[in-house]
RNA sequence: CCCCCAGUAGCUCAGCGGAAGAGCAUCGACCUUCUAAGUCGCCGGUCGCACGUUCGAAUCGUGCCUGGGGGACC
Numbered sequence: 001c002c003c004c005c006a007g008u009a010g011c012u013c014a015g016c017g018g019a020a021g022a023g024c025a026u027c028g029a030c031c032u033u034c035u036a037a038g039u040c041g042c043c044g045g046u047c048g049c050a051c052g053u054u055c056g057a058a059u060c061g062u063g064c065c066u067g068g069g070g071g072a073c074c
Stems, first nucleotide, its partner, number of pairs: 001071007010024004018055001027041004048064005
C1' cells in the first nucleotide's frame, strides 16, 4: 500500500429499505426467617462518524475511524 470481515442496549447477538428486538445483567415485585435459586414485570439505543441516494436508511453508495484476518513490497 491492496483485499476481506466486524462495529446495533452494560455484555453476547438478531434484524439487510416501511424505521429496532431477544437472551443475560441491573432494578422492582412475588416466594423465603434471611440469602441464593426460581417466577413475573419495568427500564435501557444520536444503530462507529460524516456526506449522498430515496417519499422513507441500522439496511444501499462514497469517504473516514476502531478492531480482526489475509496479501504485496523492503
RNAcentral holds the sequence, with entries from ENA. The RNA shown here (transfer RNA) has 74 nucleotides and comes from Microbacterium petrolearium. Rfam family: tRNA. It is annotated as a transfer RNA.